A computed fold for a 1466-nucleotide RNA from an uncultured bacterium, annotated as small-subunit ribosomal RNA.

RNA sequence: AGCGAACGCUGGCGGCGUGCCUAACACAUGCAAGUCGAGCGAGAAAGUCGCCUUCGGGUGGCGAGUAAAGCGGCGCACGGGUGAGUAACACGUAGGUAACCUACCAUACAGCGGCGGACAACCUAUCGAAAGAUGGGCUAAUCCGCCAUACGUUCUUCAUGUACUUCAUGAAGAAGAAAGAUGGCCUCUCCAUGGAAGCUGUCACUGUUUGAUGGGCCUGCGCACCAUUAGCUUGUUGGUGAGGUAACGGCUCACCAAGGCUCCGAUGGUUAGCUGAUCUGAGAGGAUGAUCAGCCACACUGGAACUGAGACACGGUCCAGACUCCUACGGGAGGCAGCAGUGGGGAAUAUUGCGCAAUGGGCGAAAGUCUGACGCAGCAACGCCGCGUGAGGGAAGAAGGUCUUCGGAUCGUAAACCUCUGUCGAGGGGAACGAAAAAUCCACUGGCGAAUACCCAGUGGACCUGACGGUACCCCUAAAGGAAGCACCGGCUAACUCCGUGCCAGCAGCCGCGGUAAUACGGAGGGUGCUAGCGUUGCUCGGAAUUACUGGGCGUAAAGCGCGUGUAGGCGGUCAAAGUAGUUCGGUGUGAAAUCCCUCGGCUCAACCGGGGAAGUGCGCCGGAAACCAUUUGACUUGAGAAUCGGAGGGGAGCGUGGAAUUCCCAGUGUAGAGGUGAAAUUCGUAGAUAUUGGGAGGAACACCGGCGGCGAAGGCGACGCUCUGGACGAUUUCUGACGCUAAAACGCGAAAGCGUGGGUAGCAAACAGGAUUAGAUACCCUGGUAGUCCACGCUGUAAACGAUGGAUACUAGAUGUUGGGAGAUUUGACCCUCUCAGUGUCGACGCCAACGCAUUAAGUAUCCCGCCUGGGAAGUACGGUCGCAAGGCUGAAACUCAAAGGAAUUGACGGGGGCCCGCACAAGCGGUGGAGCAUGUGGUUCAAUUCGAUGCAACGCGAGGAACCUUACCUGGGCUUGACAUCUAGGGAAUCCUGAUGAGAGUCGGGAGUGCCCGCAAGGGAACCCUAAGACAGGUGCUGCAUGGCUGUCGUCAGCUCGUGUCGUGAGAUGUUGGGUUAAGUCCCGCAACGAGCGCAACCCUCGUUUCUAGUUGCCAGCAGGUAAAGCUGGGCACUCUAGAGAGACUGCCGGUGUCAAACCGGAGGAAGGUGGGGAUGACGUCAAGUCCUCAUGGCCUUUAUGCCCAGGGCGACACACGUGCUACAAUGGGGGGGACAGAGGGUAGCCAACCCGCGAGGGGGAGCCAAUCUCAAAAACCCUUCCUCAGUUCGGACAGGAGUCUGCAACCCGACUCCUUGAAGCUGGAAUCGCUAGUAAUCGCAGAUCAGCAUGCUGCGGUGAAUACGUUCCCGGGCCUUGUACACACCGCCCGUCACACCACGAAAGUUGUCUAUACCAGAAGUCCUGUUUCGGCAGGCCCAAGGUAUGGGCAAUGAUUGGGGUG
Repeated sequence: AGCGAACGCUGGCGGCGUGCCUAACACAUGCAAGUCGAGCGAGAAAGUCGCCUUCGGGUGGCGAGUAAAGCGGCGCACGGGUGAGUAACACGUAGGUAACCUACCAUACAGCGGCGGACAACCUAUCGAAAGAUGGGCUAAUCCGCCAUACGUUCUUCAUGUACUUCAUGAAGAAGAAAGAUGGCCUCUCCAUGGAAGCUGUCACUGUUUGAUGGGCCUGCGCACCAUUAGCUUGUUGGUGAGGUAACGGCUCACCAAGGCUCCGAUGGUUAGCUGAUCUGAGAGGAUGAUCAGCCACACUGGAACUGAGACACGGUCCAGACUCCUACGGGAGGCAGCAGUGGGGAAUAUUGCGCAAUGGGCGAAAGUCUGACGCAGCAACGCCGCGUGAGGGAAGAAGGUCUUCGGAUCGUAAACCUCUGUCGAGGGGAACGAAAAAUCCACUGGCGAAUACCCAGUGGACCUGACGGUACCCCUAAAGGAAGCACCGGCUAACUCCGUGCCAGCAGCCGCGGUAAUACGGAGGGUGCUAGCGUUGCUCGGAAUUACUGGGCGUAAAGCGCGUGUAGGCGGUCAAAGUAGUUCGGUGUGAAAUCCCUCGGCUCAACCGGGGAAGUGCGCCGGAAACCAUUUGACUUGAGAAUCGGAGGGGAGCGUGGAAUUCCCAGUGUAGAGGUGAAAUUCGUAGAUAUUGGGAGGAACACCGGCGGCGAAGGCGACGCUCUGGACGAUUUCUGACGCUAAAACGCGAAAGCGUGGGUAGCAAACAGGAUUAGAUACCCUGGUAGUCCACGCUGUAAACGAUGGAUACUAGAUGUUGGGAGAUUUGACCCUCUCAGUGUCGACGCCAACGCAUUAAGUAUCCCGCCUGGGAAGUACGGUCGCAAGGCUGAAACUCAAAGGAAUUGACGGGGGCCCGCACAAGCGGUGGAGCAUGUGGUUCAAUUCGAUGCAACGCGAGGAACCUUACCUGGGCUUGACAUCUAGGGAAUCCUGAUGAGAGUCGGGAGUGCCCGCAAGGGAACCCUAAGACAGGUGCUGCAUGGCUGUCGUCAGCUCGUGUCGUGAGAUGUUGGGUUAAGUCCCGCAACGAGCGCAACCCUCGUUUCUAGUUGCCAGCAGGUAAAGCUGGGCACUCUAGAGAGACUGCCGGUGUCAAACCGGAGGAAGGUGGGGAUGACGUCAAGUCCUCAUGGCCUUUAUGCCCAGGGCGACACACGUGCUACAAUGGGGGGGACAGAGGGUAGCCAACCCGCGAGGGGGAGCCAAUCUCAAAAACCCUUCCUCAGUUCGGACAGGAGUCUGCAACCCGACUCCUUGAAGCUGGAAUCGCUAGUAAUCGCAGAUCAGCAUGCUGCGGUGAAUACGUUCCCGGGCCUUGUACACACCGCCCGUCACACCACGAAAGUUGUCUAUACCAGAAGUCCUGUUUCGGCAGGCCCAAGGUAUGGGCAAUGAUUGGGGUG
């Protein structure tokens, strides 16, 4: 784009078309083929009129020579339907028929004489239920028969011409026809108004000619699929003769011969009516074969003939069969694939209509009649075309809907409203074209004729005829009135928002949407597209260059046969000539009409229809040309081949020979192991192994040479010699003269393994056995070991048989290596060198390629031939065939299933890949954890609740830096509902304070006191605050961290992450950023198609370490003075310490060495400090949908007398258990007692709290000082000295518990800390495993602070004492860079294979079973043609052939089948 469509929703009108695609299934009913009285005989009835009547009726006229029936003629073979069959001369096209027919029609010639006969109808008799039948009798004809005649005709014979014959012409002989009907007239003869014979006209009839039309037969070419159909055929192929036909012919028969068809696809199977054309496509093609037109075939199924001009006959006959109907059971009837219609089937396809008015057909002289052909109408949006559903104005942009950022936007000039118009529809009125012929009548002209008759022809006139239909069309009236839907809106693809839903419901053509913010589902608003339709489904072509003729491919994507020889076929060198099959040009015939195209015209336009033209790419015939191809002839040498000479070679086959090694045997020496492995064991060995020496046996393979070296077609070929043998190469001349290339089929060769028979067997070694390894180990390793490996003969015929690259020829830069041969130059000769032919490698230009890559050995440029491919899986499977002894090979599908499978390259990620490097990563050390008790957090469990979150590292002394109430979010109970809190409105009141009752409290109900600030003269108003009321609203630690912001953790303080421009690449991307060094570092240097730049690193900042300057209280005290029990206590001072501000200092700066002259590294000097001086702050691009909605903020959702708010009590503190983080210990490097010494950094007014007093103590009393370098917390502890304890569950350890207290606080029961007395548990250094730390670090010791009424083993800081070790980077973990492989990309926690279990699906096998088709043999044999016989001429009998049917045996296909096999999907 299209459709004979169907379905869903919707539906105003008209025109023109179209309408059972399925069951060629079955059919009720009606109609669809009759007509002619001018061929013939016979001939009603109803009714009506008249007469008669015994009233029962009879009879005559009309009806009427009508109806119905019959004989006869013509028609019924056309028209109409259908597509079952048919793969065929069925169809198409072009021809042939000298091998034929043709009724009616036209034309031409000739004729139409005589005679005879029968059968229907009818009458009568009989049989039968019926259908119908039979006997007897009468009769006509255009019925039938005979005779006569014969221009043509047919047959026989002959002659001539053309010539293959059957053809044409001529001659002779023979044979064979006929029918009348009707109109008119008397010119001639007879009777004589008129008629008869007759004449004349028309139609009919007979013979023949020619034509037209229609057909029969034959031929070339074209015309579907399967080779998993390869051979078929006996009337088969041909001949002779005969029969038969309209006609040729095996069409049929007899005889003879043995042929005919086939890979250019016979035979068989499947499917199918063919064509003009139709749809599509740029075309070439592809698909189709409705309507219309041509041809064919069929008419319930099968067979057969009759009649006829024509049939083997849709509405004829006979027979057989199935089915339906009638029946009196004896027997009969029927055939819608004609038009309507019915049932059935189906997704689906119309009225039992009108008319012969037109067109066409049959009959007829004609009128006419028949005609479901046809013309019309009806039904159906089934299709095409046209028209309408209104037009103009109209902004308050109405109401309403929808959305909203709440401003508005949009539906939207849309509506309302105003002004118009009048198509369609409605009502009324008028009103066609299609109709003109024929016939009849009148008039005239012509013909015929004796004729003014009849008849025929023509002209003019008259008369008559419409189904559609009162329809088209026209006019009038009223009136915007009666007339819009469907699909879609994620991308493709024009069109976007809201709500609902929540991987549900659903959508979906492909990709894919939906798991709480869905432009994708459903609804709505809006929009887009088309429009009386719009969508969906189905089908065809296109896009699809995705079967490639036009116009594709085969190294790696699917695809080169494993290799050769070679038949057919295809293709083929140079020159010349001939003829012209191909080719080409011109002409001509045909290519039906319709259709398509162009043009003109008719319906108002269009669709539709008409006229003309063009086209129809094809085929035939005639003529021309001769380049090319083919053919024929002649020639040539360059392709190919041959001869001669020469060298190279693991080319092949056979026979023989050799040495090294392994193993075994014998003998000697010799002794305890050997062997084997990662380590072992099995194994061998004291019966003497291994080792070693000598001798022997046997089999297999041939070290070094040896080489991307050689040979071969490939497989493959390796010691040496001999024999036989194939091929290639080089050189010289000579010869043949295109002899060539390729290669279906065929034939041959063909590694290893395997098979058969017979040998052989040293080593090796499937299977097998044992030992190990392992979770297992039917493996890898080890010890053994049989087939096999070897030989001969035969089979198998496959490999990643690979260069994953078929063969041949030609052309297209080079460089370099190597093998074989030749030439040149040179040489005494050679090497080197130059050139060349043939092979074999590497690199590389042009070119090609998707890229990788290939590149004179092409994957380049071309030609020829062969083979092969067409998404993945199923599957190289099944079935069939074929080969094989088997294993199996070759050929080789489908159902079903998926939306991919695949190639090359890129970036990452990953690797029990590689290289380089780093980190308390390992190692080296020190101390812990894991065991105990307790503290604390978590899991789990429990509970009314044990609120919530955090969950590997990177949750677990985490949020929480401090849960008795509060906190608090949880539970139970009691209460409140504009609310505890914010804003607004109205009313009242100042706020505020005191107080009673009741209650667990929240609260509830009361009483009393009491007025302020601002404006204003006052009244009053206003601001803050309180109370009351109503509603907007508040509130939520309710949900979603996977809707978010912000903040944070982690990789990781790891050295990385990127950009611009340029360059390279089709592109993704690359380069830079890689490389060589170096660094803590992408730090720096060098190099480089890169050059620069940014975020990171480093530095800049803070702090500690040295020093200078400034300053000197609350700090300090060297010197001076005073003073105390002592003390910077005081005067004084600012030197020192210190405090806290500003500076200096360190930069690989200097020296030496190493290094590339660099960067840098190593060592040294100086220095308080040395190579980043120590510590901190600082965290690139990003990753983990990491964490947090319970800090805060926030979208959406949920809740609103509750999920909000208040209160009391309880819980977060539970406890069989498990884990994390800690504290205290287990003791003598210790514990207890006594004495003594030294910090830093902090805190303090609701606070820190001195002295002093009391208490054993916690603490109490007391009150000085201090808003702090001033006072105070405050005692530092480990440490030192001294003493006791002496290795024990202890003078260790302190849990648990009893009693008594202190403090805080409204309140210590659940549930605080501390003190005293008493009690005195586990625990004696901790399994597997695991953590921290590299120096002022670990370890150890105490102090302070935040939180806080109180509560610290936690956290954050502070100082005191103060180690050990690092060889090194193999390994574990993590990380960085380069490289490599990848089937990973959610990225190895990836991907993914097979069995098993379950469910579903399709398929194969299967004892069989069923159906269908078909073959062969035999039986049987209806009707009927033909033949024979017979006949009373009606028939009868027999025979050949033959449909249905039967028997037997095969073959094909399909369905089904217990069971079974693999396959697919989940």

Notes:
The prediction has a mean pLDDT of 85. Rfam family: Bacterial small subunit ribosomal RNA.